[in-house]
C1' cells in the first nucleotide's frame, strides 16, 4: 500500500428487512435476607452508538470520507 472483520454502559457482548424508551450478562451503589458474610432476590446510577457528512418524515443500522483495532496479501 491492497482486501476483510470490528470500534454500542467500567468489562465482555446483542441489536432481525432503517421505526418512535438502545439492551443483556458481569462490575458498582443502595435495599432486602442472614447472629454476620457469601450466594440468591428487588432497585438504581452509568451511553456524544469512533469522528465528521449526506440521503431519508426517521439513522447504532444505508452510503461517503477520516480515525482507531485485529487478521491476510504484497
Nucleotide at each position: 500500500g491492497g482486501c476483510u472483520g470490528g470500534g454500542u454502559a467500567g468489562c465482555u457482548c446483542a441489536g432481525c428487512u432503517g421505526g418512535u424508551u438502545a439492551g443483556a450478562g458481569c462490575g458498582u451503589a443502595g435495599c432486602a435476607c442472614u447472629c454476620a458474610u457469601a450466594a440468591c432476590g428487588c432497585u438504581a446510577a452509568g451511553g456524544u452508538c469512533g469522528a465528521g457528512a449526506g440521503u431519508u418524515c426517521a439513522a447504532u443500522u444505508c452510503u461517503c470520507u477520516c480515525c482507531c483495532c485485529a487478521g491476510c496479501c504484497a